[in-house]
C1' cells in the first nucleotide's frame, strides 16, 4: 500500500426492521440514614453519538469520504 473491525456521558459498554423523548453500571454532586463513616435509598449534573458530506418526511441507525485506534495480508 491493501483487506476487516471498532469509535455513543468522565470509565466500561448496551441501543431490535430508520420513527419523533438516547440509555444502563461505576464515577461526580446534592439530599436521607448514621454519634460519624462505609454501604444502602432518593434526586440531579453530565453527550458535537469521531468529523465532512449524502440519502430520506425522519439517520447513532443506510451509503460515501476523512481522521484515530486495532488485527490480517503484503
Nucleotide at each position: 500500500g491493501g483487506g476487516c473491525c471498532u469509535g455513543u456521558a468522565g470509565c466500561u459498554c448496551a441501543g431490535g426492521u430508520g420513527g419523533u423523548u438516547a440509555g444502563a453500571g461505576c464515577g461526580c454532586g446534592c439530599g436521607c440514614c448514621u454519634g460519624a463513616u462505609a454501604a444502602g435509598c432518593g434526586c440531579g449534573a453530565g453527550g458535537u453519538c469521531a468529523c465532512u458530506a449524502g440519502u430520506u418526511c425522519g439517520a447513532g441507525u443506510c451509503u460515501a469520504g476523512u481522521c484515530a485506534g486495532g488485527c490480517c495480508c503484503a
Predicted 3D model of a 74-nucleotide RNA (transfer RNA) from Candidatus Fermentibacter danicus. It matches the Rfam family "tRNA". The family's RNA type in Rfam is transfer RNA. The coordinates come from a structure-prediction model, not an experiment, and the mean pLDDT is 82. It was read from a public genome assembly.